[in-house]
RNA sequence: CUCCCGAAAAGGCAAAGCUCUUAGGAGCCGCGCAAAGUCACGGGCCCUGCAUCAGAUAGUCAGGGUAGCCGGAUUGCCGAA
Numbered sequence: 001c002u003c004c005c006g007a008a009a010a011g012g013c014a015a016a017g018c019u020c021u022u023a024g025g026a027g028c029c030g031c032g033c034a035a036a037g038u039c040a041c042g043g044g045c046c047c048u049g050c051a052u053c054a055g056a057u058a059g060u061c062a063g064g065g066u067a068g069c070c071g072g073a074u075u076g077c078c079g080a081a
Stems, first nucleotide, its partner, number of pairs: 005079002012033002017028004031068001037074003041071003044066006051060002
């Protein structure tokens, strides 16, 4: 110095709820997170369809969402065991 790892310290993010709101957001609070920084590549889940299917659910297809569902990629603070 790098990787694994996650004690400590400094910070970071911010679920739900409450109040206000020009409904865009703001404030309070703090479920939690070592990437809860970023990216829809894979899977899952959710929404829509005037599509398909079989009349309906289901399935398929198409579009969209979810990074605080998991995996993956990528960037990054600190430095005990």
This is a predicted structure of an 81-nucleotide RNA (c-di-GMP-I riboswitch aptamer) from Marinobacterium mangrovicola.